[in-house]
């Protein structure tokens, strides 16, 4: 230095019944408005639907009644930078074209051991989760350093996963 196997624990990720989403959108029916609505936001295009009351959309009631994103137990799967997030560079979607902004992927890069709780701020219907900050506690590893003790154990400080242990090969 390479290979190769493993440890950290409420350990990560993925599927997934099942709940929430919601008695909420859309459809209809009635009544009352009422000439422009509508394709996420802004500008233009372009399409749709409507304007002779054959009523587009917009409110109230009433019938009926969803789905997608978020979460997700048990089990399964695939692991131990597991995995997650910041930048940036690009592909691909949101009717075109410029903006802005959102989703899905690749690629460079940089941070984070892991897990909890409390707060702030974003996402998001959400008191659910999650994501970034702080701030505290827990554990696991090595390194120092002290005491015990026979090859480990207590504590105390500090460092990161490009570690860290084991085993082989050079």
């Nucleotide at each position: 230095a390479g290979a190769u196997a493993g440890a950290g624990g409420u350990g990560c990720g993925g599927u997934u019944g099942c709940a929430u989403c919601a008695g909420u959108a859309a459809g209809c029916g009635u009544g009352g408005u009422c000439a422009g609505g509508g394709a996420c936001c802004c500008g233009g295009c372009u399409c749709c639907c409507g304007c002779c009351u054959c009523g587009a959309g917009c409110c109230a009631c009433g019938c009926c009644g969803a789905a997608a994103g978020g979460g997700g137990a048990c089990g399964c799967c695939g692991c131990c930078g597991a995995a997650g997030g910041g930048u940036u560079u690009u592909u691909u979607c949101c009717g075109c074209c410029g903006g802005a902004g959102g989703a899905a992927g690749a690629g460079g890069u940089c941070c984070u051991g892991g897990c909890c709780g409390c707060u702030u701020g974003g996402c998001g219907a959400a008191c659910a989760g999650u994501c970034a900050g702080g701030c505290g506690g827990c554990u696991g590893u090595c390194a120092u350093c002290a005491g015990g003790g026979g090859u480990u154990u207590u504590g105390a400080u500090g460092g990161a996963g490009c570690g860290c242990u084991g085993u082989c090969u050079g």

The RNA shown here (Lysine riboswitch aptamer) has 170 nucleotides and comes from uncultured Lawsonibacter sp. Its Rfam family is "Lysine riboswitch aptamer". Its family is annotated with lysine biosynthetic process in the Gene Ontology. Model confidence (mean pLDDT): 78 of 100.